[in-house]
Molecule: transfer RNA
Organism: Candidatus Yanofskyibacteriota bacterium
RNA sequence: CGCGGGGUAGAGAAGCGGCAUCUCGUUAGGCUCAUAACCUAAAGAUCGUGGGUUCGAAUCCCACCCCCGCAA
Numbered sequence: 001c002g003c004g005g006g007g008u009a010g011a012g013a014a015g016c017g018g019c020a021u022c023u024c025g026u027u028a029g030g031c032u033c034a035u036a037a038c039c040u041a042a043a044g045a046u047c048g049u050g051g052g053u054u055c056g057a058a059u060c061c062c063a064c065c066c067c068c069g070c071a072a
Base pairs, nucleotide, nucleotide: 002070003069004068005067006066007065010024011023012022013021018055026042027041028040029039030038048064049063050062051061052060
């Protein structure tokens, strides 16, 4: 150099063209003598970067960057 898989809240994952969702965590409130557990709510990702297609892109196409693997 070639081939395949992946990059999405702090962490781990879903999402095959139309509002980005879940679990844990965080914060606040409730419950409790108190803590944990439990219940309720909230904040938090412009989806690796830049282009293209489309009325509309996390999703399709192209290039590049990074990670994992295969082959040599």